[in-house]
């Protein structure tokens, strides 16, 4: 060095022929329920790798950049 896929809450991951508040499960935290912890119920905060383009609108489409796996050299 070339090609191929892939980057999403702390963790796993869903969602892309572009559109109505980015979903779930877990983790934290807080209330309830118990004498108390667990376990179960209810609520909360938390995210689309970076930058630039198209668009009336980008997690989704092009460009470029980083990072990862695999393959070829």
């Nucleotide at each position: 060095g070339c090609g191929u896929u892939c980057g999403u809450a702390g963790u796993a991951u869903a969602g892309u022929u572009g559109g109505u508040u980015a979903g779930u499960a877990u983790c934290u935290c807080u209330c309830g329920u118990u004498g108390c912890c667990a376990a179960c119920g209810a609520g909360a905060a938390g995210g689309c790798c970076c930058g630039g383009g198209u668009u009336c609108g980008a997690a989704u489409c092009c460009c470029g950049g980083c990072g990862a796996a695999c393959g070829c050299a």
Molecule: transfer RNA
Organism: Candidatus Pacearchaeota archaeon